[in-house]
Molecule: transfer RNA
Organism: Candidatus Tayloriibacteriota bacterium
């Protein structure tokens, strides 16, 4: 340099245009003489921009990282 692919909560992955979910971590409380373990509650996420559409994690281009393959 051409060409695919991948980015979603601290972390691991769902979610085929209609209000983004689960586990596990984190705090907080019940409960236990203490810890564990157990239940229950809380916060927390679509890599950045920009398009399209009523409506975008989703389709469409740009950049950014990172993987791989050809030269």
């Nucleotide at each position: 340099g051409c060409g695919a692919g991948a980015u979603u909560a601290g972390u691991u992955u769902a979610a085929u245009g209609g209000u983004a979910a689960a586990a596990u971590g984190a705090g907080a409380g019940u409960u236990u003489u203490c810890c564990a373990a157990a239940c229950u509650c809380u916060a927390g996420u679509u890599a950045g921009g920009a398009g399209u559409u009523c409506g975008a994690u989703u389709c469409u281009c740009c950049u950014a990282u990172c993987u791989c393959g050809c030269a």